[in-house]
RNA sequence: AGAGCAGGCUGGGCGGUCACCGGCCGACGCCGCGGCGCGUGCGCCGCGGCCCGGUUGGAGGAAAGUCCGGUCUCCAUAGGGCAAGGACGCUGGCUAACGGCCAGGCAGGGCGACCUGACGGAAAGUGCCACAGAAAGCAAACUGCCGCCGCCGGCCCAGGCCGGCUGCGGUCAAGGUGAAACGGUGGGGUAAGAGCCCACCAGGCGGCCGGGUGACCGGUCGUGCUCGGCAAACCCCGUUCGGAGCAAGCCCAGACAGGGGAAGAUGACGCGGCCCGCCGAUUCCCCGGGUAGGGUGCACGAGGCGGUCGGUAACGGCCGUCCCAGAGAGAUGACCGUCCUCGACAGAAACCGGCUUACAGGCCUGGUCUCCGC
Numbered sequence: 001a002g003a004g005c006a007g008g009c010u011g012g013g014c015g016g017u018c019a020c021c022g023g024c025c026g027a028c029g030c031c032g033c034g035g036c037g038c039g040u041g042c043g044c045c046g047c048g049g050c051c052c053g054g055u056u057g058g059a060g061g062a063a064a065g066u067c068c069g070g071u072c073u074c075c076a077u078a079g080g081g082c083a084a085g086g087a088c089g090c091u092g093g094c095u096a097a098c099g100g101c102c103a104g105g106c107a108g109g110g111c112g113a114c115c116u117g118a119c120g121g122a123a124a125g126u127g128c129c130a131c132a133g134a135a136a137g138c139a140a141a142c143u144g145c146c147g148c149c150g151c152c153g154g155c156c157c158a159g160g161c162c163g164g165c166u167g168c169g170g171u172c173a174a175g176g177u178g179a180a181a182c183g184g185u186g187g188g189g190u191a192a193g194a195g196c197c198c199a200c201c202a203g204g205c206g207g208c209c210g211g212g213u214g215a216c217c218g219g220u221c222g223u224g225c226u227c228g229g230c231a232a233a234c235c236c237c238g239u240u241c242g243g244a245g246c247a248a249g250c251c252c253a254g255a256c257a258g259g260g261g262a263a264g265a266u267g268a269c270g271c272g273g274c275c276c277g278c279c280g281a282u283u284c285c286c287c288g289g290g291u292a293g294g295g296u297g298c299a300c301g302a303g304g305c306g307g308u309c310g311g312u313a314a315c316g317g318c319c320g321u322c323c324c325a326g327a328g329a330g331a332u333g334a335c336c337g338u339c340c341u342c343g344a345c346a347g348a349a350a351c352c353g354g355c356u357u358a359c360a361g362g363c364c365u366g367g368u369c370u371c372c373g374c
Stems, first nucleotide, its partner, number of pairs: 001370003005366006012339007020058007029050010060345001064356002067354005072245004079276004085241005090104005105119001106117004120236002125234002127230003142175002144171005150165007183201006202226002204223008249296004258287006270278002303322008340343001
């Protein structure tokens, strides 16, 4: 210098005018509610709202998808068993929890930095393995090789040899097919062959030793054991899971009109299927009527930032400091000036931790490979 890898940060700046939502403060007025007073429709006080003025705060790294895990609320306090179903699946740790994160092991990819992995069981059972191929799983015989019976032909020293064909049988060494064909090389053996036997190599299983918390790794001995793949097919094993969701739920104010039917203390309804257990008086359907206002939940939280300590890290402890949107038809916009590298994806609705997806450009840090120079 070029190429590439990993991690982190940022996501137009400044100024002005007007507008939108919230908090606080002040004040003329108006409205509503409550209290007190009397002269009974006025006055005073308090609270709330509107209006006006001032001041202050006001979206994101993903606010998104709503895919996981939780907080909170209601239903039993979320209970026991059975059945069914879902999710997850190497090890250790972190966390409120997780299917998340960190560290490691193993496998695969890359020269490397590094990346990827639903990564329990296929030696329980069932199932599947396209095309091709003889055969795709208690293997199989198309060609080939070998043996035997029979027939035909040839040769010769008359019962043998050679060749061919049919049938029966043995065989996987060789050919060919395939993504995949029942370990590899060499030797013995055999009619021909074959872990059939042997040596070495590779793998499996079992024992022992060593290292590691562990997944696992290394060594050694034995055993010819050589057992194909797929579980993101059923399934088996292990772990785990109650449901509904802030329109949850609670409070206040206000309106209305009831009628008919069914079930129920021999226990309805409810606890998502069944049983147990619990609760204990209402529940369901149809017709008709009324209302759809206010408050709370709801903004201090597994909270942010800084420091320090422990830990490889995720993360945790301690100290200091800060308060940081809160609507309910739902708030961030418009215009102007100026500067630059001309600005991507995109807008909170109960909240929090993750994952995933979208994203113009810019900045920082640490490794790697190649080339060149010193």
Molecule: Bacterial RNase P class A
Organism: Armatimonadota bacterium